The RNA shown here (transfer RNA) has 73 nucleotides and comes from a marine sediment metagenome. Its Rfam family is "tRNA". Rfam's curators write: Transfer RNA (tRNA) molecules are approximately 80 nucleotides in length. It is annotated as a transfer RNA. Model confidence (mean pLDDT): 81 of 100. The RNAcentral record of the sequence draws on MGnify.
RNA sequence: UCCGGGAUAGCUGAGUUGGUACAGCAGUCGGCUGUUAACCGAAAGAUCGGGGGUUCGAGUCCCUCUCCCGGAG
Numbered sequence: 001u002c003c004g005g006g007a008u009a010g011c012u013g014a015g016u017u018g019g020u021a022c023a024g025c026a027g028u029c030g031g032c033u034g035u036u037a038a039c040c041g042a043a044a045g046a047u048c049g050g051g052g053g054u055u056c057g058a059g060u061c062c063c064u065c066u067c068c069c070g071g072a073g
Stems, first nucleotide, its partner, number of pairs: 001072007010025004019056001028042004049065005
C1' cells in the first nucleotide's frame, strides 16, 4: 500500500427483505432465608465507533475517516 472481517447497554452477544433496538451476565429494588450465597420477580440501562449522503423511514444501503483482527505484497 491492497483485500477481507469487525465496532450495538458496564461486559458478552443477537438484530430478518430498511419499518423505529432484543437477550444473558453484572449493578439497583423487592420476595424467599436466622444471615449470605443460590433461586424467583420487577424496574432501569445503548439516538448502534465519528462525519456526510440516499430514503417517508437507516443498526441495516452508499461515501469518507478512526480503531481492532486476519490475509497479500